A computed fold for a 72-nucleotide RNA from Seminavis robusta, annotated as transfer RNA. RNAcentral holds the sequence, with entries from ENA and Rfam. It is recorded under the gene name tRNA-Cys. The coordinates come from a structure-prediction model, not an experiment, and the mean pLDDT is 84. Its Rfam family is "tRNA". From the family's description: Transfer RNA (tRNA) molecules are approximately 80 nucleotides in length.
RNA sequence: GGUGUGGUAGCUCAGUGGCAGAGCGACUGAUUGCAGAUCAGCAGGUCGGUGGUUCAAUCCCGCCCCACACCU
Numbered sequence: 001g002g003u004g005u006g007g008u009a010g011c012u013c014a015g016u017g018g019c020a021g022a023g024c025g026a027c028u029g030a031u032u033g034c035a036g037a038u039c040a041g042c043a044g045g046u047c048g049g050u051g052g053u054u055c056a057a058u059c060c061c062g063c064c065c066c067a068c069a070c071c072u
Base pairs, nucleotide, nucleotide: 001071002070003069004068005067006066007065010024011023012022013021018055027041028040029039030038048064049063050062051061052060
């Protein structure tokens, strides 16, 4: 330098055009002598960046950035 895969909540990951979600974790409450476990609730996201297509984009297309693998 080229090709491919990936980038979504604090972490691990779903979501392939129509209201952004789950598990774990954090916080609050119940329970407990305290804690853990359990139960209930709540908060937390410019969906890597920027343009384009579309009535509508996490999703499709271009460019850029980052990580990994392969080729040279």